[in-house]
RNA sequence: CUGCCCGGACAGACGGUCGCGGGCGAUUCGUUCGCUCGAGGAAAGUCCGAACACCACAGGACACGGUGGUGGGUAACGCCCACCGGCCCCGGUCGCGGGUCAGGGAAAGUGCCACAGAAAACAAACCGCCUCGUUCGCGAGGUAAGGGUGAAAAGGUGCGGUAAGAGCGCACCGCCCGGCUGGUGACAGACGGGGCACGGCAAACCCCACCCGGUGCAAGCGCAAGCAGCCUUCCGUCCGCCUCGUGCGGGCGUCCGUAGUCCGCGGAGUGAAGGCGGGUCGCGUGCUCGAGGUCGUCGGCGACGGCGACCCCAGAUGAAUGACCGUCACCCGGUUUCGGCCGGGGACAGAAUUCGGCUUAUGUCCAGUGCGACCAU
Numbered sequence: 001c002u003g004c005c006c007g008g009a010c011a012g013a014c015g016g017u018c019g020c021g022g023g024c025g026a027u028u029c030g031u032u033c034g035c036u037c038g039a040g041g042a043a044a045g046u047c048c049g050a051a052c053a054c055c056a057c058a059g060g061a062c063a064c065g066g067u068g069g070u071g072g073g074u075a076a077c078g079c080c081c082a083c084c085g086g087c088c089c090c091g092g093u094c095g096c097g098g099g100u101c102a103g104g105g106a107a108a109g110u111g112c113c114a115c116a117g118a119a120a121a122c123a124a125a126c127c128g129c130c131u132c133g134u135u136c137g138c139g140a141g142g143u144a145a146g147g148g149u150g151a152a153a154a155g156g157u158g159c160g161g162u163a164a165g166a167g168c169g170c171a172c173c174g175c176c177c178g179g180c181u182g183g184u185g186a187c188a189g190a191c192g193g194g195g196c197a198c199g200g201c202a203a204a205c206c207c208c209a210c211c212c213g214g215u216g217c218a219a220g221c222g223c224a225a226g227c228a229g230c231c232u233u234c235c236g237u238c239c240g241c242c243u244c245g246u247g248c249g250g251g252c253g254u255c256c257g258u259a260g261u262c263c264g265c266g267g268a269g270u271g272a273a274g275g276c277g278g279g280u281c282g283c284g285u286g287c288u289c290g291a292g293g294u295c296g297u298c299g300g301c302g303a304c305g306g307c308g309a310c311c312c313c314a315g316a317u318g319a320a321u322g323a324c325c326g327u328c329a330c331c332c333g334g335u336u337u338c339g340g341c342c343g344g345g346g347a348c349a350g351a352a353u354u355c356g357g358c359u360u361a362u363g364u365c366c367a368g369u370g371c372g373a374c375c376a377u
Base pairs, nucleotide, nucleotide: 002372003371004370005368007366008365009364010363012328013327014326015325016324017323018322020038021037022036023035024034025033026032040348044359045358047357048356049355050354051353052216053215054214055213059263060262061261062260065211066210067209068208069083070082071081072080073079084103085101086100087099088098089097104207105206109205110204111201112200113199126147127146128143129142130141131140132139133138155173156172157171158170159169160168174196175194176193177192178191180189181188182187220285221284222283223282229276230275231274232273233272234271235253236252237251238250239249240248241247242245254268255267256266257265258264292311293310294309295308296307297306298305299304330345331344332343333342334341335340
């Protein structure tokens, strides 16, 4: 100097002319005039969570599904904040700092680890080393420190010891157990004891903890209009009461419904369930005041919360929110008498019930103990 990556901010402003939609007001009631508001940080994806609406005795359990260190925030979440731990990077060293984690459990069980290798988990001898024998080709025994294979090979380094070796013993580290101290906690520290448990994979099945009804604004509600209905299936028994009627209530059984299963519950003929077919694609509402925004202040490391004041900020419906001109701001190039001047440019992209997130697309600026490359020392 420059590209990538991580993090943050912004996504133009003002005025005029004409055009469009909503609201309010006036009106000579002609649709004319005035005022005011009018598309994003992602409106995108539809991946999560809800608000709201309807259904279902709206209840319970299981199953299915989801999340997974600890503690907070939030209406809630798979989101956000802080902290703990593992791994990686920077740095002369330590510390600080940055990044990342699909960080509950492998001693409940099942399963897998190809090939190579002697052997891949109650897993071990190919080469080598040592001892003995030898017909000198080799055979027997011991070994797992060295080498080889592999992603991974019976903790690591060193010393002693041994025939040669091995936690065989010892020191330090690692690991396991114990209480003590600190911390809300995950954890951390020092101390004591133990030669020391049988590797990895759960983004394998599984186990543990917690969460979890369904459908969705094309939900739902109302008005208007219009048509065309047809078919199938579904009560048996017992008891009680009474107004003695094909009445009422209850038990057992059967059938149907309740997103899957069971229990529970409801219905069983003016009732319920199912199949085929016809009509309605109209209008209004839902529809924008919200877990809302801005400013200040208090509390908190922080996410965020309390209090006070102020504000209303799109509601379209084949779908409005636009076009032109001028000035300024920003970026790039050229030029300069350093006052400035000239020319050019601006990405991704358009609300449709609303909100909190995540993910993806993208321009400019800021920022960095990050990465790459170049140059210099």